[in-house]
Context: one part of a larger RNA
RNA sequence: GGAUGAACGCUAGCGGCAGGCUUAAUACAUGCAAGUCGAGGGGCAGCAUGAGUGUAGCAAUACAUUUGAUGGCGACCGGCAAACGGGUGCGGAACACGUACACAACCUUCCUGUAACUGGGGCAUAACCCGGAGAAAUUCGGAUUAAUACCCCAUAGUAUAAUGAUGUGGCAUCACAUUAUUAUUAAAGAUUCAUUGGUUACAGAUGGGUGUGCGUAUGAUUAGCUAGUUGGUGUAGGUAACGGCUCACCAAGGCGACGAUCAUUAACUGGUGUGAGAGCACGACCAGUCACACGGGCACUGAGACACGGGCCCGACUCCUACGGGAGGCAGCAGUAAGGAAUAUUGGUCAAUGGACGCAAGUCUGAACCAGCCAUGCCGCGUGAAGGAUGAAGGUCCUCUGGAUUGUAAACUUCUUUUAUAGGGGAAGAAAUGCAUUUUUUCUAAAGUGUUUGACGGUACCCUAGGAAUAAGCACCGGCUAACUCCGUGCCAGCAGCCGCGGUAAUACGGAGGGUGCAAGCGUUAUCC
Repeated sequence: GGAUGAACGCUAGCGGCAGGCUUAAUACAUGCAAGUCGAGGGGCAGCAUGAGUGUAGCAAUACAUUUGAUGGCGACCGGCAAACGGGUGCGGAACACGUACACAACCUUCCUGUAACUGGGGCAUAACCCGGAGAAAUUCGGAUUAAUACCCCAUAGUAUAAUGAUGUGGCAUCACAUUAUUAUUAAAGAUUCAUUGGUUACAGAUGGGUGUGCGUAUGAUUAGCUAGUUGGUGUAGGUAACGGCUCACCAAGGCGACGAUCAUUAACUGGUGUGAGAGCACGACCAGUCACACGGGCACUGAGACACGGGCCCGACUCCUACGGGAGGCAGCAGUAAGGAAUAUUGGUCAAUGGACGCAAGUCUGAACCAGCCAUGCCGCGUGAAGGAUGAAGGUCCUCUGGAUUGUAAACUUCUUUUAUAGGGGAAGAAAUGCAUUUUUUCUAAAGUGUUUGACGGUACCCUAGGAAUAAGCACCGGCUAACUCCGUGCCAGCAGCCGCGGUAAUACGGAGGGUGCAAGCGUUAUCC
């Protein structure tokens, strides 16, 4: 000198774009953050409509009641999603990450393409109803019912398994192709009749899984470490898959000064800061990967988890309790307490982008987009411009009838109106979808026209009005280092980054005048280069 997720002191006009618990992975009140589908199902608690009946009334109508008949729909069964998105950096020195290869050792819901199929039957169960236990959470029994829930039968092969044959190839175990026999395993319907779903197989795409080379802290005041340890056998078990991954038996191996083991520290990377570079330091924000979800362990479901807002067990803590027993997990978004030098609103909207579900309309979405707070940073703008010498007054200094300086500075004259204030106008972001309609088309569908949809927001932006009007501080002035005099003080009070200054003429302390530097900031502190 540069830099910062900064803090502190003094000061403070505006805008744009970014950023905002670095400490206690401490504890959390409250609200929200994952639902959706009635075009799978039985149904009907609530709402609306219709219909029937009754009462009042001449009638219109009003009220009561019945009815799943219709729109729709709480709870329930079922499907898909909940493994994404969002947070944090505890652990981990490791194939965790980066990079390059490999899988002849693997899986892949939804999506795309191709081929084939979608026949018949059955047992239950929730909801509802009845009864019981309990303070509650919840739970037990009985009766009854449906399905795209569950089960059985049939059919099927390029699937799976077993036994063969032939051929091709390779990388050792072998792989692939063709073919034969035997055995086994499928399915679900809905509908507005347009469609849409279901099953099997192959292929693709996507996403994952696994192995390996190299790279990736410090310490030898850590030198030896290791028994499933190292290797083998096993039609052993297990996995999607290889493998001591696990097990039985056999052998005695394996690693290590090219640093094993142990200890300490640490998420890694793209990158960021600095530097001419080499390098050094760092890993906030954004993007990729990993790990974790009160501490520890475990599995279930599922294509995918050993699952942040799922389950079980142990533990700590908090809460409720009728003392018998129960409930909970903000390292999601806000917010609270605590800690700390220190870090924001218990805001708006699904309008856009994206996600889940759905044929769709749509619903949900603290993802996201916006707004609020903070000079935390970067960038931009302004606080006026031109003229103006009686060089005014006042201040300060001096060699003091006077001069120098503040200083074109002010006054004064002319001009402008960024910004601020007030009043008007007023966006883009909207494309799709939906609705209506037209055309083309065998259908699907495509195209056109009109219309609907904006949180931000009456915001950005534009115009008009008057008036210099609404807007400057901070640090420093001995040398390094740009900038000097007077007064006070008298080794005192004090300053200080280093050298050092102060003991009666202090350009170094304190004040004043003047000056220098930066400027809505300026200094100080901390850290890195």